[in-house]
Context: one part of a larger RNA
Molecule: small-subunit ribosomal RNA, 3' minor domain
Organism: Candidatus Bipolaricaulota bacterium
Order: sequence, then structure tokens, then C1' cells
RNA sequence: CACCGCCCGUCACACCAACCGAGUGGGGGGUACCUGAAGUCGUCCGAAGAGGGCGCCGAGGGUAUCCUUCGCGAGGGGGGUGAAGUCGUAACAAGGUAGCCGUACCGGAAGGUGCGGCUGGAUCACCUCCUU
Repeated sequence: CACCGCCCGUCACACCAACCGAGUGGGGGGUACCUGAAGUCGUCCGAAGAGGGCGCCGAGGGUAUCCUUCGCGAGGGGGGUGAAGUCGUAACAAGGUAGCCGUACCGGAAGGUGCGGCUGGAUCACCUCCUU
């Protein structure tokens, strides 16, 4: 490589990350209650010992509930990237309806229309002001 330019969105394909998600699997912890080994202690039986009864604490186990954390998850909607593909052509020169902002409605998609606003609008003419 300069309008045979640039460029927007839907759609199709592929990959990636994250999100939502009925639920599901695991880790850590809190609380309440039930149960409760060993053992110390208390108490009782026993003249004592041995032995034993009861009780407190108590590892563990169980039930319920809550917190936290890690995974899996049908499906869902968007996002990013990609050589090239589909549909159109919205924007960039007055981009062929100036553009943009806000908002409402509508539309395969870019977008369109209404209302309000901005000039960061080209062109032609005129007016006012400033400078020469």
C1' cells in the first nucleotide's frame, strides 16, 4: 500500500476466563441435646485390703441446627480472542438523513423515529463586535 480507504453490529464456527444455577460431594468450626471408654477425684458398702455401687469431669460416637471453605453440576445469559465466513452499511469527507449526549418507543443487526440538549457540524449569504 492513502475512498477499490476505513469501519459497526447481529449471525455461524472454534477456543478461553468469569458469572448465575435445581442440586450434589468433601474439609474446617460453633451451639444445644442424647450417649459415654479409660482414668483421677468425691462419696457409699466393707474392720482393712481386695472388690464393688453411685456421682463429677471426660476421649469418642449420635441427633438437630448454624457458620465457613474447596470441588462437581443439566442448563442459562453475556464477555474476550481468532485466519477466514454470513447479512447488511450505522460511523469517519455535508459518509450521501450533520454528528453526538440524555430519554422513550420500535426494529434481523448495525440502528430508526419522537422529545430536549450540545457544536466537538460542512456549505452559502447576511448581521454585530474585535484587530489590521